[in-house]
RNA sequence: GGUUGCAACAUCCCCGUGGGUUGGGCGGAGUGGAAACCCCGCAGCGAAUCCUCUGCAACC
Repeated sequence: GGUUGCAACAUCCCCGUGGGUUGGGCGGAGUGGAAACCCCGCAGCGAAUCCUCUGCAACC
C1' cells in the first nucleotide's frame, strides 16, 4: 500500500469523522372552502442507504 471484517476509544447501554440520498419529527411561510399539496429552516431523527476519512483486527 491492497483486500476483508469491524468501532475498542464514549460520564449506563447504543453511538468513530465529514458530507449526500430516501423517509420521518419539530418550527415557520405559501396555495386551497376543505382534504391536501408545496417551500424554507432546526436537531444525539436510537430509520434505511451511499461516498469519504480516522482507528482496530486478520490476511496479502